[in-house]
RNA sequence: GGAGGCAUAGCUCAGCUGGUAGAGCAUCCGCCUCACACGCGGGAGGUCACAGGUUCGAGUCCUGCUGUCUCCA
Numbered sequence: 001g002g003a004g005g006c007a008u009a010g011c012u013c014a015g016c017u018g019g020u021a022g023a024g025c026a027u028c029c030g031c032c033u034c035a036c037a038c039g040c041g042g043g044a045g046g047u048c049a050c051a052g053g054u055u056c057g058a059g060u061c062c063u064g065c066u067g068u069c070u071c072c073a
Stems, first nucleotide, its partner, number of pairs: 001072007010025004019056001027043005050064004
């Protein structure tokens, strides 16, 4: 220098054919217990890396850009 993958909650990851963003763990509250742990119930937590474009509507499609990983040279 060229090609490709990935980027979504604190962490690990889903998200179908474009139609109001989810799970597990962690965290907070309650129940349970003499108490803790386990278990059960509930809550909070997101500019979908960033900037544009298409569309009535974008996490999803297109372009650019940043970071990271792999391959080729």
Record summary:
A computed fold for a 73-nucleotide RNA from a Clostridiales bacterium, annotated as transfer RNA. The source organism's lineage runs through Bacteria, Bacillati, Bacillota, Clostridia and Eubacteriales. Its mean pLDDT, the model's own confidence on a scale to 100, is 83. Its Rfam family is "tRNA".